[in-house]
Model confidence (mean pLDDT): 76 of 100. The RNA shown here (Bacterial small signal recognition particle RNA) has 100 nucleotides and comes from a bacterium. It was read from a public genome assembly, where an Rfam model found it. The model forms 97% of the base pairs in the Rfam consensus.
RNA sequence: GGCCAGGUCCCGCGCAACCGAGUCCGGUGAAGCCGGUCAGGGCCGGGAGGCAGCAGCCGUAAGCCGGUUCCUCGGUGUGCCGCGGGGAAGCUUGGCUGGA
Numbered sequence: 001g002g003c004c005a006g007g008u009c010c011c012g013c014g015c016a017a018c019c020g021a022g023u024c025c026g027g028u029g030a031a032g033c034c035g036g037u038c039a040g041g042g043c044c045g046g047g048a049g050g051c052a053g054c055a056g057c058c059g060u061a062a063g064c065c066g067g068u069u070c071c072u073c074g075g076u077g078u079g080c081c082g083c084g085g086g087g088a089a090g091c092u093u094g095g096c097u098g099g100a
Stems, first nucleotide, its partner, number of pairs: 001097008009086006015079002017076006024067005034059004042051003
């Protein structure tokens, strides 16, 4: 000096990390408008009894708050990670090789 391969670079996928959402868990939640049970009172009935039903109590929906190992989805100015592909020049690591 030459050649080859790898890295640096780019793309895709995976994995991981982080964030968000879902799921799940807990709480809260009907004070116009949900369900159950419905004191009192009301209505029907001659009566027995029946009917609707406020407050209260219990429960639940959306929503809200907090949590969420694992799982699902999405995202990324993330990664001493893995696989595959691309790669002009430069730099760099290794191998082979020519010359002085």